Notes: The RNA shown here (c-di-GMP-I riboswitch aptamer) has 90 nucleotides and comes from an Anaerolineales bacterium. The sequence was found by an Rfam model in a public genome assembly.

[in-house]
């Protein structure tokens, strides 16, 4: 110095929930708030998985409504993978 690993120290992020906002929704963004996290940093057709179902299509139907199906929408704090990264006891 590097890799593995994760004691200590300095810090970091921010679940649920509440408010506002965008969105059809899932969910995102901002503020508050901390369940937790050694990557809870980044990467989403192009490894899986999960969530939503607008548009479209099909059915019923006078129409509307309703039901079914479907991701090109979403989740990186679901798993896996890749890239970058603070500190240094054993």
């Nucleotide at each position: 110095g590097a890799u593995a690993c994760g004691a200590a120290a300095a810090g970091g992020c921010a679940a649920a929930c509440c408010c506002g906002u965008c969105g059809a929704a899932a969910g995102g963004c901002g503020g508050g708030g901390a369940c937790g996290c050694a990557a809870a940093g980044c990467u989403a057709a192009a490894g899986g998985g999960u969530c939503u179902a607008a548009c479209g299509c099909c059915g019923u139907a006078a129409a509307a409504a309703c039901g079914g199906u479907c991701a090109u929408g979403a989740c990186a704090g679901c798993c896996a993978a890749g890239c970058c990264g603070c500190c240094g006891a054993g």